[in-house]
RNA sequence: GCCAACUUAGCUCAGCGGUAGAGCUACCGCCUUGUAAGCGGUGGGUCAUCGGUUCAAGUCCGAUAGUUGGCU
Numbered sequence: 001g002c003c004a005a006c007u008u009a010g011c012u013c014a015g016c017g018g019u020a021g022a023g024c025u026a027c028c029g030c031c032u033u034g035u036a037a038g039c040g041g042u043g044g045g046u047c048a049u050c051g052g053u054u055c056a057a058g059u060c061c062g063a064u065a066g067u068u069g070g071c072u
Stems, first nucleotide, its partner, number of pairs: 001071007010024004018055001026042005048064005
């Protein structure tokens, strides 16, 4: 230098163009003499950035940035 994949919650990841979710973590409560475990609940998001298409975009298209891998 070229090519490809990926970027969504604190972490790991889902998400058929039509209300953004799960597990873990955090917090609160229950339980226990106490801790852990268990049970119930609550909170947490500029869907990398900018633009385009569409009645409607996390999802489709383009550019940019970053990460990873491959080729040279």
This is a predicted structure of a 72-nucleotide RNA (transfer RNA) from candidate division SR1 bacterium RAAC1_SR1_1. The source organism's lineage runs through Bacteria, Bacteria candidate phyla and Candidatus Absconditibacteriota. The prediction has a mean pLDDT of 83.